[in-house]
RNA sequence: CACGACAAAGGCAAACCCGGCGAAAGCCGGGGGCGCAAAACCACGGGUCUAAAGCGUCAUAUGGCGCCAUGACAGCCGGGUUGCCGAAG
Numbered sequence: 001c002a003c004g005a006c007a008a009a010g011g012c013a014a015a016c017c018c019g020g021c022g023a024a025a026g027c028c029g030g031g032g033g034c035g036c037a038a039a040a041c042c043a044c045g046g047g048u049c050u051a052a053a054g055c056g057u058c059a060u061a062u063g064g065c066g067c068c069a070u071g072a073c074a075g076c077c078g079g080g081u082u083g084c085c086g087a088a089g
Base pairs, nucleotide, nucleotide: 001089003086004085011036012035016031017030018029019028020027021026034075040081041080042079044078045077046076047073048072049071054067055066056065057064058063
């Protein structure tokens, strides 16, 4: 150090369940623990998810379908910022 061990001390927490928020994706709290050396933070590039509002279209009781991010994901990949510990190399 751009490295990462059946090391030490700690940390985070997937699915699923319960409660809350949200149109949804999803988020928050509690339980849980698959995993994680940045699984800490930032939507900057790509990607993925959703589609309330809006637009289009079909219908005519208040709906269906399509498009669309201004919504979301940092535990999809890059990038940026910060950071604990320490064998081997």